Two RNAs folded together computationally: RNase P RNA and transfer RNA, 465 nucleotides in total. It holds a member of the Rfam family "Bacterial RNase P class A". By type it is a ribozyme.

């Protein structure tokens, strides 16, 4: 130069004018006006994951149901991150991985194929019979009995490949080489790598199929939830339930025991309530309000540095921060500057005119990831190929 | 905001231990009729919302996007 990998930064800046919301001060005509502040994202999105926060859930064990899956380590937590290991792709920087267990156990593998999991003989091969032809003990061709998984076809997959000896023909049947298994040292915190031995080869695939196996997990969601104000028909319908004994007391009722209901997956066991009031629970209809205030934003925050640490991160120190809301404000013009596109001109620096600053998109309790979307500009590291010195 | 369900022919809907994409209406041709309606045979018409994965093999299992629909407040 040219194709690439891969990290991270922005996402116009500046001034004037006109508006919109809203906090605070302030005037009055009490809902408008004056001053000042301040006022979208990197994803504000999907609502996948993880927490705070807030209510509900009365405790424990079992079982069930989701999730999640190499080893290490970070974190408030995680399917996030970081380092490492294996596999697999690329020439290579680098990418990719639901990456645990198929030798518990069940299921499933269309079609096609001889045979699809206790292997299997359809063509072709070897052997022996037998029958017919030539016909010299052979040779061909047909049936029949073993032998044989080396060849040939099918499939997404056919029972370790490669070569060599062996054999009627083959065959780990025997050897070398490579793969695999096993057991033993060594290295590593492990995951795993290695190396010496040793077995002839053992049970294909599928767990994003049921399942085992280890770890984790109460449930709902700011429209959760508090606290005031208004208004009503303080109503209906169903369903479940109010049991039994004993004692105490004149009575009302009160205890104790069982037994029902009910306690947010299900039972078991303990526990608290609750069982004849115009009652409780649940569940639907119906009727009324559509009003304040609070939660509401400084928070596991955000930057730099400095020391640990390979890194993810952490300590500590400085500095920073200002939207909080209701169907919902954050724009809208110009001027200049810088960028991009075209178009002319160029004394190749460049200058003049033009153009919707050109892209995804937008708060609605809050954080920490994580996915999807994004025109266009800048930066840093690495790889491959070609060129010159 | 928040939670939960759907998406297969033009239209309504089926589709289960993963293997053939279908069914009623509707549409076109022919046949019936003097025409037409009904009826009768024949056919055509699918991005299985759309993209990845896991499988040899996806409508079916997993994600990720898209579009649609439906629930929710507070007193008594």
């Nucleotide at each position: 130069c040219u194709a690439g990998a891969u990290g991270g930064u922005u996402g116009g800046g500046u001034g004037g004018c006109u508006g919109c919301g809203u906090g605070a001060a302030u005037g009055c005509g009490u809902g408008c006006g004056u001053u000042u502040g301040c006022g979208a994202g990197g994803a504000a999105a999907g609502u996948c994951c993880g927490a705070g926060c807030u209510c509900c859930a009365u405790g424990a064990a079992a079982c069930g149901c989701a999730a999640u899956g190499g080893c290490g380590g970070g974190u408030a937590a995680u399917c996030c991150c970081c380092g490492c290991c294996g596999a697999g792709a690329g020439u290579g920087a680098u990418c990719u991985c639901a990456g645990g267990g198929a030798a518990a156990g069940u299921g499933c593998c269309a079609c096609a194929g001889a045979a699809a999991a206790u292997a299997a003989a359809c063509u072709a091969c070897c052997u022996u019979c037998u029958a017919u032809g030539c016909a010299u003990u052979g040779c061909a061709u047909a049936g029949a009995a073993g032998g044989a998984a080396a060849a040939g076809g099918u499939g997404a997959a056919a029972a370790g490949g490669u070569g060599c000896g062996g054999u009627a023909a083959g065959a780990g049947c025997g050897c070398a080489c490579c793969g695999c298994g096993c057991u033993u040292c060594u290295g590593g915190u492990a995951a795993c790598a290695g190396a010496a031995g040793u077995g002839g080869c053992a049970g294909g695939g599928u767990a994003a199929a049921c399942c085992c196996c280890a770890u984790u997990g109460g449930g709902a969601g700011c429209a959760a939830g508090a606290c005031c104000a208004a208004a009503u028909a303080g109503g209906c319908a169903u369903a479940a339930u109010c049991a039994u004994a004993a004692c105490c007391g004149u009575a009302a009722g009160g205890u104790u025991a069982u037994c029902g209901a009910u306690g947010c997956g299900u039972u078991u066991c303990a526990c608290a309530u609750c069982g004849u009031g115009u009652g409780u629970u649940a569940u639907g209809c119906g009727g009324g309000u559509a009003g304040g205030u609070u939660g509401c934003u400084a928070g596991a925050g955000c930057a730099u540095g400095u020391c640990a640490g390979u890194a993810a991160u952490g300590c500590c120190a400085u500095g920073c921060c200002a939207a909080g809301a209701g169907g919902a404000a954050u724009a809208g013009u110009c001027g200049c500057c810088u960028c991009c596109g075209u178009a002319c001109u160029u004394u190749c620096g460049g200058g003049u005119a033009u153009g919707u600053a050109g892209a995804c998109a937008g708060a609605a309790c809050u954080c920490g990831g994580c996915u999807u979307a994004u025109a266009g500009a800048c930066c840093g590291u690495c790889u491959a190929g070609c060129u010159u010195a | 905001g928040g939670g939960g369900c759907c998406g297969u022919a033009g239209c309504u809907c089926a589709g289960u231990u993963g293997g053939g994409a279908g069914a009623g209406c509707g549409c076109u041709a022919c046949g019936u009729u003097c025409g037409c309606a009904a009826u009768g045979u024949a056919g055509a018409g699918g991005u299985c919302a759309g993209g990845g994965g896991u499988u040899c093999g996806a409508u079916u299992c997993c994600c990720c996007u898209c579009g649609g629909c439906u629930c929710c407040a507070c007193c008594a």